[in-house]
RNA sequence: AGUGAGGUUAGAGGCGCGAAGACCAUGAGUAAGUAAUAGGAGGAUGAAUGAGGUCCGUUGAAUAUUACUGAAAGGGGAAUUUGCCGAAGCAUGCAGCUACUCAUUAGUUGUAGGCUGGUUCCGUAUUGAAGAAAUGCGGAACUGUCAUAUAGCAUGUGAUGCUAUAUGGAGGGCUAUCUCACGC
Numbered sequence: 001a002g003u004g005a006g007g008u009u010a011g012a013g014g015c016g017c018g019a020a021g022a023c024c025a026u027g028a029g030u031a032a033g034u035a036a037u038a039g040g041a042g043g044a045u046g047a048a049u050g051a052g053g054u055c056c057g058u059u060g061a062a063u064a065u066u067a068c069u070g071a072a073a074g075g076g077g078a079a080u081u082u083g084c085c086g087a088a089g090c091a092u093g094c095a096g097c098u099a100c101u102c103a104u105u106a107g108u109u110g111u112a113g114g115c116u117g118g119u120u121c122c123g124u125a126u127u128g129a130a131g132a133a134a135u136g137c138g139g140a141a142c143u144g145u146c147a148u149a150u151a152g153c154a155u156g157u158g159a160u161g162c163u164a165u166a167u168g169g170a171g172g173g174c175u176a177u178c179u180c181a182c183g184c
Base pairs, nucleotide, nucleotide: 002182003181004180005179007178009176010175011174014085016084017083018082019081020080023077024076032069033068034067035066036065037064038063042056043055044054045053047105048104049103050102051101052100088116089115090114092112093111094110095109096108097107098106117143118142119141120140121139122138123137124136125135126134127133145169146168147167148166149165150164151163152162153161154160
C1' cells in the first nucleotide's frame, strides 16, 4: 500500500417515511332517544358466535310503520408543527389484556427475530360504510446506490474521475470521516 471491527460521527435517495392537535368531507339523516299505531313472547348483558350466570318483560319483549330530535369512533383530505433515513411496514412464535365466567375467532400491548432500498400503476385477496385507504401476493415502470463490462469525454503520460448503456446485488447496505487491532 493494505486487512479486519453489524466499530464512531455526519450525511444522501424523494410526490421519502412516521406522529400530533385544530379544520374539512365522508360515516349519516345512519346508530340512538321520544311519541303514536300495529304486534304478541321474548330480549339485554362495553368486538363476534355458543354455553352458563344475572337483569328486564302480558303494568306488553323482539319487530315494523309514521313524526320529531339526532350523534360518535376508526379510516381519509389539504396545510401547519414535529421526530427521522429500517425512516417505517408486514407475517410468525411467546406472554398479557379486551368491562360477569368459559371456549373459539378477532382486536390490541410488549417481546424475539424473519422479509421489504424507495415511489407509482395494474390485477387479485383481506380489513372497511365505501369506487376512499391500508396490508399480503403477483406483474410492470421510474428512481437512488454499489460491483462488473463496453463506449465516449477530461487529464502532458499513466492512474483516476465523469457521462451513457447493459447485467447483477442488497439497507447488517452506500458516501465521507475518525478510532482500535494486525501488517508494511